RNA sequence: CUUAUCGCGAAAGACGGAGGGAACAGGCCCGAAGAAGUCUUGGCAACCCAGGGAAGAAGCUGGGUGCCACAUCCUACCCAAGGUUACAGGUCUUGGGAAAGAUGAG
Numbered sequence: 001c002u003u004a005u006c007g008c009g010a011a012a013g014a015c016g017g018a019g020g021g022a023a024c025a026g027g028c029c030c031g032a033a034g035a036a037g038u039c040u041u042g043g044c045a046a047c048c049c050a051g052g053g054a055a056g057a058a059g060c061u062g063g064g065u066g067c068c069a070c071a072u073c074c075u076a077c078c079c080a081a082g083g084u085u086a087c088a089g090g091u092c093u094u095g096g097g098a099a100a101g102a103u104g105a106g
Base pairs, nucleotide, nucleotide: 001106002105003104004103005102006101011041012040013039014038015037019030020029021028025075026074027073042068043067044066047064048063049062050061051060072100077097078096079095080094081093082092083091084090
């Protein structure tokens, strides 16, 4: 850079000691009843490889990754509808999209 998905699901222990929720900022939330990180064990999923099998069947088996609060948390960009307003603008709500990001494969 291209492409697919972003639905569901799945945590205990030890060390550690103040941050974390995938850029920054604001909001909201989690955190000394212990955050991040590291290690061990366990689990979930089914993107890739192999097996299995009549089979592109069934995650059924092994491996490579990934993941295991909520939820890719919301806003911030564009569009539409509606509310507010005499109209426009602004603002609020809802929906859709984009962008960005994450993971896999190439």